This is a predicted structure of a 100-nucleotide RNA (SAM riboswitch aptamer (S box leader)) from Virgibacillus salexigens.
Model confidence (mean pLDDT): 86 of 100.
The model forms 97% of the base pairs in the Rfam consensus.
The sequence is in RNAcentral, with records from ENA, Rfam and Ribocentre.
The same sequence occurs in records of 2 taxa.
């Protein structure tokens, strides 16, 4: 990096360092100097594998992921419709396991 199954309307933030950008990416929205990324310390949530147990679930024990807003919303196509509102599917993202 690729391919394959699976999920994606639930959940969970302090303190330091840093000094402008993040929310994939494209429009929209929106956070942010009352401090953004990213790094450190500590906590926290329980998604997916294992473990273990008193198995319609629990423990947070290992491995990983996660802690702003459904994946923020849309973005191909169908349906509907007076409409830029509604609805289902896919596309793409992201995790996880498993192959290569």
């Nucleotide at each position: 990096u690729u391919c394959u199954u699976a999920u994606c309307c639930a959940g969970a933030g302090a303190g330091g360092u840093g000094g402008a950008g993040g929310g994939a990416c494209u429009g929209g929205c929106c956070c942010u100097u009352u401090g953004a990324a990213g790094c450190c310390u500590c906590g926290g949530c329980a998604g997916c594998a294992g473990a273990c147990u008193u198995u319609u679930a629990g423990u947070a024990c290992u491995g990983u992921g996660c802690c702003a807003a459904u994946u923020c919303c849309a973005g191909a196509u169908g349906c509907a419709g007076c409409a830029u509102a509604g609805c289902a599917u896919a596309a793409a993202g992201a995790u996880a396991a498993g192959a290569a």